[in-house]
The RNA shown here (FMN riboswitch aptamer (RFN element)) has 131 nucleotides and comes from Salipiger pallidus. It was read from a public genome assembly, where an Rfam model found it. Rfam family: FMN riboswitch aptamer (RFN element). Rfam links the family to the GO term FMN binding.

RNA sequence: GGCUGUUCUCAGGGCGGGGUGAAAUUCCCCACCGGCGGUGAUAGCCCGCGAGCGCCUUCCGCAAGGAAGGGUCAAGCAGAUCCGGUGGAACUCCGGGGCCGACGGUUAAAGUCCGGAUGGAAGAGACGCAC
Numbered sequence: 001g002g003c004u005g006u007u008c009u010c011a012g013g014g015c016g017g018g019g020u021g022a023a024a025u026u027c028c029c030c031a032c033c034g035g036c037g038g039u040g041a042u043a044g045c046c047c048g049c050g051a052g053c054g055c056c057u058u059c060c061g062c063a064a065g066g067a068a069g070g071g072u073c074a075a076g077c078a079g080a081u082c083c084g085g086u087g088g089a090a091c092u093c094c095g096g097g098g099c100c101g102a103c104g105g106u107u108a109a110a111g112u113c114c115g116g117a118u119g120g121a122a123g124a125g126a127c128g129c130a131c
């Protein structure tokens, strides 16, 4: 110095203005936001991953439902990008246009409010120890 294991730390942003209304940060007009790894070159929309819900298993419960666990569950909810330019190389850069966004809650339908969450986690980093 490298690799593996272990421990510790870190690990998501965004409703401002106007309209309607009894009521909307939820509708309408204008805004605003973009986790992690990969990739000939910098990515919300290219290839993958993660959280949530569902599903499955076990346990508890008369039941409704609750608790714990699983990822070969190869994805069921489940996503979304085109045109022009530069270049050796870009759906990643530059210019323009477009599109997408878990679940539960709410005096009215939510990517942006509240909640599970002082949680979990893709992963990133660091010290020590062991190899």
Stems, first nucleotide, its partner, number of pairs: 004130003007126004016030004031112002033101002035049004044099002052077002054073001055070006081097005103115003

Its mean pLDDT, the model's own confidence on a scale to 100, is 77.